[in-house]
Context: one part of a larger RNA
RNA sequence: UCUUCGUUAAGGAACUCGGCAAAAAAGUGGCCGUAAGUUCGUCAAUAUGGCCUGCCCUGCGCAAGCAGGGCCGCAGCUAAUGACCCCUAGCGACUGUUUAUCAAAAACACAGGUCCCUGCUAACUCGUAAGAGGAUGUAUAGGGGCUGACGCCUGUCCAGUGCUGGAACCUUAACGGUUGCGGUGGUAUGUACGGAGAUUAUAUCAAUGUGUGUAUUGCUAAAGCCCGAAGGGCCAGUGAACGACAGCGAUAACUAUAAUCGUUCUAAGGUAGCGAAAUUCCUUGGCAUGUAAGUUAUGUCCCGCACGAAUGGCGUAACGACUGGGGGACUGUCUCAACGAAGAGCUCG
Numbered sequence: 001u002c003u004u005c006g007u008u009a010a011g012g013a014a015c016u017c018g019g020c021a022a023a024a025a026a027g028u029g030g031c032c033g034u035a036a037g038u039u040c041g042u043c044a045a046u047a048u049g050g051c052c053u054g055c056c057c058u059g060c061g062c063a064a065g066c067a068g069g070g071c072c073g074c075a076g077c078u079a080a081u082g083a084c085c086c087c088u089a090g091c092g093a094c095u096g097u098u099u100a101u102c103a104a105a106a107a108c109a110c111a112g113g114u115c116c117c118u119g120c121u122a123a124c125u126c127g128u129a130a131g132a133g134g135a136u137g138u139a140u141a142g143g144g145g146c147u148g149a150c151g152c153c154u155g156u157c158c159a160g161u162g163c164u165g166g167a168a169c170c171u172u173a174a175c176g177g178u179u180g181c182g183g184u185g186g187u188a189u190g191u192a193c194g195g196a197g198a199u200u201a202u203a204u205c206a207a208u209g210u211g212u213g214u215a216u217u218g219c220u221a222a223a224g225c226c227c228g229a230a231g232g233g234c235c236a237g238u239g240a241a242c243g244a245c246a247g248c249g250a251u252a253a254c255u256a257u258a259a260u261c262g263u264u265c266u267a268a269g270g271u272a273g274c275g276a277a278a279u280u281c282c283u284u285g286g287c288a289u290g291u292a293a294g295u296u297a298u299g300u301c302c303c304g305c306a307c308g309a310a311u312g313g314c315g316u317a318a319c320g321a322c323u324g325g326g327g328g329a330c331u332g333u334c335u336c337a338a339c340g341a342a343g344a345g346c347u348c349g
Stems, first nucleotide, its partner, number of pairs: 001344008010335002014333001019330001029052004037043001039149001054071007072076001084328007091320002096108002112147007124133003150315004155245003160242002162238005169233003176226003182220012197205002246264005273307001274304001285301005
């Protein structure tokens, strides 16, 4: 010096991000008694708080215990039981779940709410399939999305995107129909070359073949045109679907402000409630409370940079190893350190 402990004058959170850690009550034994709030409860609540407790004798009593008397001590749960408490705010209703191994929470779940799909060989999921789950269930059932007890509520916009419905018209794939560019065969018949051969030996005729036409008949088959479902266009509906919810100028008999008016744009221009908020940059906003002194806290105001209604809004008793602020008690957290105990550290082996 370190680890684990014990004690401490005076003060008592001045420590610190923060009472972290430690200390503290006779504290889940008995009796009495218990506030605000409240969803009226076995809620809050063991609120907070007050009193009692040993031993001996007697009486009553089944017992638990009660009453009276006495004894001792500073002290009687004399050892042995063993939650600090209160006020206030935020978030989440609650019990629960979670990052095995840095996060337990305000995150997830939840009961409740609501929307969509699904008529059973259900929707949906797994599988190439057979098949299986759903379910030995049947819309008071099953699957999916969002929200998240309860209370009061949940405004406007369907222009965009999505979904649902419609099917007159437009667009349109394959198939089908029509046409048949082009390519390539057969047959017949011309023509040019060629000349096996025929012959009256001069001429003439002349097959296969090669080139090039015409007619006809096959095969193949492009573009074009016609037809053609869903989808799309189109027309409606739909927000507890994805989402969105303005600007400028002027105006009242002091001033200020603007119930009011004008104007532009929009699908429509943010309703109720809340608001410097887990959201407010400016900002330690203004005022008030609390303190001697308060960037935190609480209440209020509203110029909301950039709250806002099931990506729910605002409240809310109870609950929380959640987060913020204040108070009491208590203390070596501190002023400011001291002493002590056991072990390690050190030396030797």